[in-house]
Order: sequence, then structure tokens, then C1' cells
RNA sequence: ACCGACAAAGGCAAACCAUCCUAAAGGGUGGGGCGCAAAGCCAUGGGUCUAAGGUUCUUUUUGUAAAAGUGGAAGGAAGAACUAUGAUCGCCAGGCUGCCGAAG
Repeated sequence: ACCGACAAAGGCAAACCAUCCUAAAGGGUGGGGCGCAAAGCCAUGGGUCUAAGGUUCUUUUUGUAAAAGUGGAAGGAAGAACUAUGAUCGCCAGGCUGCCGAAG
């Protein structure tokens, strides 16, 4: 240094519950403890989650308004699809840092 023990000292804390923040995903705090040797830190690449905002489409308002020779909206409302600039490092990879020391 790799590595990681039914080792020692300590650390973190999933689900769930309470409460707060957020449009949501999710996050903070307290309880809790499934697990974790980087479950410490960084959203850099991929994955995943969300879709406020945006884009497109459908329906409707409505064959209405404007117009006035055969045509016909805009805007609003409802719904759907897509979308990260939102989130996740306890999904994977990468980067930075770090406690302990049996065997090999």
C1' cells in the first nucleotide's frame, strides 16, 4: 500500500412516526434502526424520480367573434405527451478527504 476480522474505540442512519419547507420529486429537525468501512464530501458522466415553468397536441368555449361570396379565429378553461434549469452521492461510475489494524 492492497485488503477488511463475530477485533477495539467511536461514527452514520433505511422503512416508519411527529413536525417544518417545497408545485412536486425531495429535503431539514426530533424519534426510530434496516443496514453501511467511506452510508464522509462533490450532481462531473450515466441511471432513476419529479414537471412549477416551457413546448406541442386534443377537447371545449364555437361554427361563436371579426369579416361579409361559401370562410372562420384569438384568448380562456380542461386534459394528454415531451422537457431540468429541480432532486437523488443509502443506484452505478469518477474526483477529493479520512478512523482502526487481525489474517493474507
Molecule: c-di-GMP-I-GGC riboswitch aptamer
Organism: Bacillota bacterium